[in-house]
Context: one part of a larger RNA
RNA sequence: UUGGGUUUAAAGGGUCCGUAGGCGGGCCGAUAAGUCAGGGGUGAAAGUCUGCCGCUCAACGGUAGAACUGCCUUUGAUACUGUCGGUCUUGAGUUAUAGUGAAGUUGCCGGAAUAUGUAGUGUAGCGGUGAAAUGCAUAGAUAUUACAUAGAACACCGAUUGCGAAGGCAGGUGACUAACUAUAUACUGACGCUGAUGGACGAAAGCGUGGGGAGCGAACAGGAUUAGAUACCCUGGUAGUCCACACCGUAAACGAUGAAUGCCAGUCGUCGGGUAGCAUGCUAUUCGGUGACACACCUAACGGAUUAAGCAUUCCGCCUGGGGAGUACGGUCGCAAGAUUAAAACUC
Repeated sequence: UUGGGUUUAAAGGGUCCGUAGGCGGGCCGAUAAGUCAGGGGUGAAAGUCUGCCGCUCAACGGUAGAACUGCCUUUGAUACUGUCGGUCUUGAGUUAUAGUGAAGUUGCCGGAAUAUGUAGUGUAGCGGUGAAAUGCAUAGAUAUUACAUAGAACACCGAUUGCGAAGGCAGGUGACUAACUAUAUACUGACGCUGAUGGACGAAAGCGUGGGGAGCGAACAGGAUUAGAUACCCUGGUAGUCCACACCGUAAACGAUGAAUGCCAGUCGUCGGGUAGCAUGCUAUUCGGUGACACACCUAACGGAUUAAGCAUUCCGCCUGGGGAGUACGGUCGCAAGAUUAAAACUC
């Protein structure tokens, strides 16, 4: 490079935005760059292939033809692609109305629980485990009552629920911001899809500065267990977990399934709407989301099956035996931890 792949065998980038590029709806006209046809020029010779001929044959040689798939030029063709002009509305978008949700940022408020403090009642245990012990307690604990303080998380509702690009998001309420859905007429008139490089976001842990610190709790200490026990269990407990700002940029970042568009039997739910009928919650139907089955079809099988892993088209990422190795070296980024890009020898 060709061909083949990418849920689970190697392989979908963590996610989105978007530059270049690639690809791109219906109709009409022009043009003729791509494309197609004819003519002309050129495409050295040798070589190659074919026919005939010459050395006794052959190798070899001679001769004629073909080929030289290309390039240039010219005359035409105009379906498709391109370019230019015009037009259209179904793709895309704008507007209005109604609505939806744990979407985001920020402020205020709430109760339960826990811990601590003070005061009261009260007396000998409490706590913990498989059993114990360490631990706490006559300096009055545990229990119980009242009050106060603090930080973190929000029971029930709660769901195969909902929202968000992903990460993720759950007490109540205000402000600000974004998204989505349905309906409607009017408007713009292909304005679209994808997206190398790039940019932004990105759980947890970790890092820097300053706060905060109730509970939990790496490290650490002690008690047990055990042959040992650097563990599992118990008593404590520092970082951390929380907040603000600034980094890190990784995860089984998973649906292990890239994005977009079209087409293709059905059945049963559920969430947000519309329409119609009966009628005041049911039926039918429809649009958008989200689930469970299942025919065709696909699949190595498991399974997938209108939310495809079916049938097609466009664009991007990635894979090419196991180990060595997601390592070394170099580059880039980072305060560091490290991240990213990414081999080879050798070996089976």
This is a predicted structure of a 348-nucleotide part of an RNA (small-subunit ribosomal RNA, central domain) from Paraphysomonas imperforata. Taxonomically the source falls in Paraphysomonas (Eukaryota, Stramenopiles, Ochrophyta, Chrysophyceae). The coordinates come from a structure-prediction model, not an experiment, and the mean pLDDT is 87.